[in-house]
């Protein structure tokens, strides 16, 4: 260096409760453990996700009204690194 043990010594921490900030995806802290060899950093590309806005398409409404809804669709602005790549850093050390 590559790899990753029924090794050692430690490490994080899914769902789900509770506060708690956020409109909201979701943060952060407490229990908690499904599971991680980078589940450590990092939103660079792609993916999904979310709020406003627009458009469209169905549908309802109103009748001095110009409007809701639900689905699609796209631009900004966000989440997310426990998707998946790329990019930094790193404990241990048996086999091969």
């Nucleotide at each position: 260096c590559u790899c990753g043990a029924u090794a050692a010594g430690g490490g994080c921490a899914a769902a789900c409760c509770c506060a708690u900030c956020g409109u909201g995806a979701g943060g952060u802290g407490g229990g908690g453990g499904c599971g991680c060899a980078a589940a450590g950093c990092u939103a660079u590309g792609g993916g999904u996700c979310u709020c406003c806005a627009c458009c469209g398409u169905u549908c309802c409404g109103a009748g001095g009204g110009g409007g809701g809804a639900a689905c699609g669709g796209u631009u900004u602005a966000g989440a997310u690194c426990g998707c998946c790549a790329g990019g930094c850093u790193a404990c241990c050390g048996a086999a091969g």
Molecule: c-di-GMP-I-GGC riboswitch aptamer
Organism: Gemmataceae bacterium